The prediction has a mean pLDDT of 85. Predicted 3D model of a 516-nucleotide part of an RNA (small-subunit ribosomal RNA, 5' domain) from a metagenome.

[in-house]
Context: one part of a larger RNA
RNA sequence: GAAUGAACGUUGGCGGCGUGGAUUAGGCAUGCAAGUCGUGCGAGAAGUGUUUGGUGCUUGCAUUGAACGCGGAAAGCGGCGAAAGGGAGAGUAACGCGUGGGUAUCUACCCCUGGGACUGGGAUAGCGGCGGGAAACUGCCGGUAAUACCGGAUAACGUCUCCGGACCAAAGGUGUGAUUCCGCCUGGGGAUGAGCUCGCGUCCUAUUAGCUUGUUGGUGGGGUAAUGGCUCACCAAGGCGAUGAUGGGUACCGGGUGUGAGAGCAUGGCCCGGCUCACUGGGACUGAGACACUGCCCAGACACCUACGGGUGGCUGCAGUCGAGAAUCUUCGGCAAUGGGCGCAAGCCUGACCGAGCGACGCCGCGUGCGGGAUGAAGGCCUUCGGGUUGUAAACCGCUGUCAGUGGGGAGGAAAUGCAGGUGGGUCAUCCCACUUGUUUGACCGAUCCGCAGAGGAAGUCCGGGCUAAGUUCGUGCCAGCAGCCGCGGUAAGACGAACCGGACGAACGUUAUUC
Numbered sequence: 001g002a003a004u005g006a007a008c009g010u011u012g013g014c015g016g017c018g019u020g021g022a023u024u025a026g027g028c029a030u031g032c033a034a035g036u037c038g039u040g041c042g043a044g045a046a047g048u049g050u051u052u053g054g055u056g057c058u059u060g061c062a063u064u065g066a067a068c069g070c071g072g073a074a075a076g077c078g079g080c081g082a083a084a085g086g087g088a089g090a091g092u093a094a095c096g097c098g099u100g101g102g103u104a105u106c107u108a109c110c111c112c113u114g115g116g117a118c119u120g121g122g123a124u125a126g127c128g129g130c131g132g133g134a135a136a137c138u139g140c141c142g143g144u145a146a147u148a149c150c151g152g153a154u155a156a157c158g159u160c161u162c163c164g165g166a167c168c169a170a171a172g173g174u175g176u177g178a179u180u181c182c183g184c185c186u187g188g189g190g191a192u193g194a195g196c197u198c199g200c201g202u203c204c205u206a207u208u209a210g211c212u213u214g215u216u217g218g219u220g221g222g223g224u225a226a227u228g229g230c231u232c233a234c235c236a237a238g239g240c241g242a243u244g245a246u247g248g249g250u251a252c253c254g255g256g257u258g259u260g261a262g263a264g265c266a267u268g269g270c271c272c273g274g275c276u277c278a279c280u281g282g283g284a285c286u287g288a289g290a291c292a293c294u295g296c297c298c299a300g301a302c303a304c305c306u307a308c309g310g311g312u313g314g315c316u317g318c319a320g321u322c323g324a325g326a327a328u329c330u331u332c333g334g335c336a337a338u339g340g341g342c343g344c345a346a347g348c349c350u351g352a353c354c355g356a357g358c359g360a361c362g363c364c365g366c367g368u369g370c371g372g373g374a375u376g377a378a379g380g381c382c383u384u385c386g387g388g389u390u391g392u393a394a395a396c397c398g399c400u401g402u403c404a405g406u407g408g409g410g411a412g413g414a415a416a417u418g419c420a421g422g423u424g425g426g427u428c429a430u431c432c433c434a435c436u437u438g439u440u441u442g443a444c445c446g447a448u449c450c451g452c453a454g455a456g457g458a459a460g461u462c463c464g465g466g467c468u469a470a471g472u473u474c475g476u477g478c479c480a481g482c483a484g485c486c487g488c489g490g491u492a493a494g495a496c497g498a499a500c501c502g503g504a505c506g507a508a509c510g511u512u513a514u515u516c
Base pairs, nucleotide, nucleotide: 001516002515003514004513006512007511008510009509010508013366014365015364016363017362018361019359020358026322027321028320030319031318032317035080036079037078040077041076047070048069049068050067051066052065053064054063055062056061057060087277088276089275096202097201098200099199100198101197102196103195105194106193110190111189112188113187114186115185116184118152119151120150121149127142128141129140130139131138132137158167159166160165172182173181203249204248205247210240211239212238215237216236217235218234219233220232221231222230252274253273254272255271256267257266258265259264279300280299281298282297283296302313303312304311305310330356332355333354334353338352339350340349341348342347369399370398371397372396379390380389381388382387403457405452406451407450408449409448412445413444418439419438420437421436422435423434424433425432426431460505461504462503463502464501465486466485467484471500472499473498474497475496481488482487
């Protein structure tokens, strides 16, 4: 000098874009953060219409019952999603990451393509009845549906194979007069994602020198989607190491970032990719995918409820709170946009996201006026007492209107979807598709433009001995103090404190910490 996720001191007008829990991976009140589908299924509350019966009377209303519709809440079964998105960096020195190869493998949804969807059955939740429990929840009996579940048939270009053969599936829904449409089962290919594996690279320490028994290899069995001591039995006795094994310490890694002429050194916050974790430890279930942040089970610590029998919970999601700390924000708005899940769709959900709020935390931009103005006013300071300086600075005169204030307009962020009309196509069509016209959708804003008033609302901080730009007076008297280094201060201190003056930077200026 440059830099920072900074903090501290003094000061502080506006805006844009960024950025903000680095410490206790410490504990958490409260709300929200993952649902959706009625075009899979049964059932159907509230409400409401028509017809009809009763009751009350104000004779066309109220109320109640029945039948038939419309309607569709809460819950349940079922499907898909919940393995994404979001957070954090504890662990990890490792095929974890980076880079370049490999294959013994799987891949829901999506795309292309071949074939198929026949025939039966029994349950179960919801529901009804009777119970237990303070609650969480739960038992028994009865009955019911499905794209839920289970048989049989069919079976190859699939799987296994001793090459003879053996084995394996399915579901319907909506709508029309009908084809369509959305799905289902089984193959092949693709795309995407993932698993596994190998070469090379990847911090400090030898005041860590030896380490290893599933250890190294083989045969066979098991296991996995798949290779493999992955696991087990048996056999052999190997394997690694001064080119640093093993141990210890520290640490997520990369793209990048800071600095530097570069080589390098330092670093990995925000953003992107990968990895790992989800109160601590362990385990599997479901599933295409997890050994699963807001799923399950067990153990532990902690906290909460309790009728003392027993239960419940997991913010390293968004806000917020306590604690610790030098230190880090709102318990905000919206799904309008982009993206995601579900759905034929309308749509619903989305603390992802888009926005607003707070903080000079950073960078950038703008402003705090402009021109004239000498009796060089007053006041301050200095003085050789003549004057000098502050200083065109002020006053005063004339202007301007950025920003802020106030009133009004407003491009754009909006493309879609739906609805209505038109044209064309599917042979006809109210059904479907394409095009087109009109209409519909903004949480937050808002570039920018016009009007109004009026210099009004907007300057500080550090420094002045040398390095280093900028000095005088007074006070103090090795005291009080300063200080980055050299060093100042013991009676005229340009170095302490104050004043005036000056220098630097300026909505900032200094200090501290850290890196080059």